[in-house]
Molecule: c-di-GMP-I-GGC riboswitch aptamer
Organism: soil metagenome
């Protein structure tokens, strides 16, 4: 680096419980999609609150780190 290959895997919106003031988390069903949509809050956007600050979001983007497979 990414195939009209293979074996697998992940799991948007929605809905149901359930935690949080909240953004949003977590189980369950459910697939829009994903070659990292593994995992990780350091940079940066975006969101949230008790807005001097504290906290979501990695399926928002870079950066670190980790992995199946082997056509071009």
């Nucleotide at each position: 680096c990414g195939a009209c290959a293979a074996a697998g895997g992940c799991a948007a919106a929605c809905u149901c419980g359930u935690c949080g003031u909240g953004a949003g988390g977590c189980g369950a069903g459910g697939a829009c999609g994903c070659a990292a949509a593994g995992c990780c809050a350091g940079g940066g956007g975006c969101c949230u609150c008790u807005u001097c600050g504290a906290g979501g979001u990695c399926g928002c983007c870079c950066a670190g780190u980790u992995a199946c497979c082997g056509a071009a």